[in-house]
RNA sequence: CGUCGUGACGGGCAAACUUCGGGAAAUCGGAGGGCGCAAAACCAUGGGUCUAAAGCCGCUUGUCGGUCAGGACUGCCAGGUUGCCAGU
Numbered sequence: 001c002g003u004c005g006u007g008a009c010g011g012g013c014a015a016a017c018u019u020c021g022g023g024a025a026a027u028c029g030g031a032g033g034g035c036g037c038a039a040a041a042c043c044a045u046g047g048g049u050c051u052a053a054a055g056c057c058g059c060u061u062g063u064c065g066g067u068c069a070g071g072a073c074u075g076c077c078a079g080g081u082u083g084c085c086a087g088u
Stems, first nucleotide, its partner, number of pairs: 002088002005085001007084001012037002017032006035075001041081003045078003048073003055067004059062001
């Protein structure tokens, strides 16, 4: 430097749920808590999924219906970047 995960020994992250806070919502952050993960580290680039405030349209004018990401999810898949340790 490459490869590999049989991750041993140190370790790392942290699902659901609870609680406090942000947000229209999806969901995000703090604390607790551990379902799991060898990249469950980072990036919304491609695909996918979620939400729909505002906007637009409609009507029976409403706490209504439809549409739509500049929003969200990297612990949905792929891709890119970086990385510990043992073996080789």
Molecule: c-di-GMP-I riboswitch aptamer
Organism: Alicyclobacillus sp. SO9